Predicted 3D model of a 76-nucleotide RNA (transfer RNA) from a Dehalococcoidia bacterium.
[in-house]
């Protein structure tokens, strides 16, 4: 360089055109406990990697571009 994959909360991760974006974990309060941890309630926390474009609507689809992966290709 050439071909894919991936990119949504502090970490995992669902969601594959219809509007309040699940869920775990973890973090904050509050319960229980002598204290702690387990457990229960509750709560906060996401401009979905960036710019654009199509659409009445984009997390979703197109296009560049960045970030990382993975194979390939050249040189040595």
């Nucleotide at each position: 360089g050439u071909g894919g994959g991936u990119g949504u909360a502090g970490c995992c991760g669902a969601g594959a055109g219809g509007u309040u974006a699940a869920g775990g974990c973890g973090u904050c309060a509050g319960g229980u406990u002598g204290u702690g941890g387990c457990c229960c309630u509750g709560a906060a926390g996401a401009c979905c990697g960036u710019g654009g474009g199509u659409u009445c609507g984009a997390a979703u689809c197109c296009c560049a571009c960045c970030a990382u992966c993975c194979a390939c290709c050249c040189c040595a």

It matches the Rfam family "tRNA". Rfam's curators write: Transfer RNA (tRNA) molecules are approximately 80 nucleotides in length. The family's RNA type in Rfam is transfer RNA. Rfam links the family to the GO term triplet codon-amino acid adaptor activity.
Taxonomically the source falls in Dehalococcoidia (Bacteria, Bacillati, Chloroflexota).